[in-house]
Parts: sequence; C1' cells; structure tokens
RNA sequence: GAAGAUCACGCAGGAGACACCAAAGCUGGGCUGAUGCCAGGCGGCGGGGCCGAAGGAGCAACCCCCCGGAAACUCUCAGGCAAAAGGACUGUGUGGUCAGG
Repeated sequence: GAAGAUCACGCAGGAGACACCAAAGCUGGGCUGAUGCCAGGCGGCGGGGCCGAAGGAGCAACCCCCCGGAAACUCUCAGGCAAAAGGACUGUGUGGUCAGG
C1' cells in the first nucleotide's frame, strides 16, 4: 500500500399471501297515489382464510467441559395479503472500528 471482517448511512435490486365477507353510521339516486320498495357510494365493529424475508420464539446439523449458542428450517406472537410503505438478503459508495502486512 492492497485485500479481509464488522457497524452506520446513501444508492440499486428485492419474494410470498383475500382489491375476501362484513356491523354501526353517513350519503345521495330511481320507482310508487301513499305506507314503502330497489340498487349504489363512503365507512370498516367484527368474521373466516392465507403469507414469511422486519422483529420475536423453538429447535436441527454444527460449535461448546457444563451452562448455553445456533439457519433462508419450524411456529406465526408481532407484522403483512391492490398501490404506497415496509422488507431478510445481494451489489456498490462513504465514514468509523478491529485485525493484519
């Protein structure tokens, strides 16, 4: 001097699964002699179904004397199921740290 590991931030890429049903309430339209009837829009109490790649939890191989640690596996608490947002992870840039030569 170059490369490496790690943390933060920026940029780019980035999957899956109901634009499900639907209460209260609001809205204005059509028909009728009238009581009333019909369909729509907003809304989203609640209900069932589903996804896994924020986070979380559980364990496998494996590591470890013990205790424990541990995945993109499993669970689905959380989160999500048009778009947006988010998004593990990948690449790249900048800065810090470590170690090393």

Predicted 3D model of a 101-nucleotide RNA (Glycine riboswitch aptamer) from Acidocella sp. The sequence was found by an Rfam model in a public genome assembly.